[in-house]
RNA sequence: GGGCCCGUAGCUCAGUGGUUAGAGCGUUCGGUUCACAUCCGAAAGGCCGAUGGUUCAAAUCCAUCCGGGCCCACCA
Repeated sequence: GGGCCCGUAGCUCAGUGGUUAGAGCGUUCGGUUCACAUCCGAAAGGCCGAUGGUUCAAAUCCAUCCGGGCCCACCA
C1' cells in the first nucleotide's frame, strides 16, 4: 500500500429497513432457608463507534473517518 471481517447493556452475543432495541451471564431488591448455595420473582442498565447521505421510515443500506482483528504485497 491492497483486500476482508468486526464495533449493539458491565461481559459474551442476537437483531439483516417498519410496535419506544433483546437474550444469557453479572449487579441490586424480594421470596425460599436457621444460614449460605441452588431455585423462583422483580428491577436497574444501551439510542446501537463518529459524521454525513438515501428513504415516508435506518442499529440494519451508502460514503468518509475512528478503533480492533486477519490475509496479501512492499522495504530492509
Transfer RNA from Candidatus Woykebacteria bacterium RBG_13_40_15, 76 nucleotides, folded computationally. The prediction has a mean pLDDT of 81. The RNAcentral record of the sequence draws on ENA. It matches the Rfam family "tRNA". Rfam describes the family as follows. Transfer RNA (tRNA) molecules are approximately 80 nucleotides in length.